Annotation
A computed fold for an 88-nucleotide RNA from Paenisporosarcina cavernae, annotated as c-di-GMP-I riboswitch aptamer. The RNAcentral record of the sequence draws on Rfam. The organism belongs to Paenisporosarcina, within Bacteria. Rfam family: c-di-GMP-I riboswitch aptamer. Its family is annotated with cyclic-di-GMP binding in the Gene Ontology. About the family: GEMM was predicted in a large-scale screen for bacterial structured RNA regulatory elements. Its mean pLDDT, the model's own confidence on a scale to 100, is 81.
RNA sequence: UCCGUAAAAAGGCAAACUUAUCGAAAGAUAAGGACGCAAAGCCACAGGUCUAAAGCAUAUUAAACGCCAUGACGGUUGGGUUAUCGUA
Numbered sequence: 001u002c003c004g005u006a007a008a009a010a011g012g013c014a015a016a017c018u019u020a021u022c023g024a025a026a027g028a029u030a031a032g033g034a035c036g037c038a039a040a041g042c043c044a045c046a047g048g049u050c051u052a053a054a055g056c057a058u059a060u061u062a063a064a065c066g067c068c069a070u071g072a073c074g075g076u077u078g079g080g081u082u083a084u085c086g087u088a
Stems, first nucleotide, its partner, number of pairs: 005088002012037002017032006035075001041081003045078003048073003055067002058064001
């Protein structure tokens, strides 16, 4: 210095749910709230998951069904990168 396990301290984040706003939706943001978290900090790079507005196809008066990410999820796995403590 790195990795793993356990403990203490300082500080940090904030699930479900509620309210408001944005969005076609998935979801996001803010406030409240804590189930949990040592990267539950950051990056959609690989996988995975969610949605399907526009578009395309069928059909067509309309509705509807199907495909599709250019929309999302990092509190889904891996990868990259930075980081608190320094006791056993």